[in-house]
RNA sequence: GGUCGUUUAGCUCAGUUGGGAGAGCAUCGCCCUUACAAGGCGAGGGUCGCUGGUUCAAGCCCAGCAACGACCA
Numbered sequence: 001g002g003u004c005g006u007u008u009a010g011c012u013c014a015g016u017u018g019g020g021a022g023a024g025c026a027u028c029g030c031c032c033u034u035a036c037a038a039g040g041c042g043a044g045g046g047u048c049g050c051u052g053g054u055u056c057a058a059g060c061c062c063a064g065c066a067a068c069g070a071c072c073a
Base pairs, nucleotide, nucleotide: 001072002071003070004069005068006067007066010025011024012023013022019056027043028042029041030040031039049065050064051063052062053061
């Protein structure tokens, strides 16, 4: 340098007809307990890597850029 893949919550990851942004763990509160853990209920937390484009509408389609990884040279 080229090809391919990945990028979504603090962490690990889902998200296929393009129309609701989610799960587990973690955090916080309440319940339970003498207390803690476990368990139950609930809450907060997101520029969906960035910039453009297409579309009535984009996490999802297209282009460029960036970071990380694999392979080729």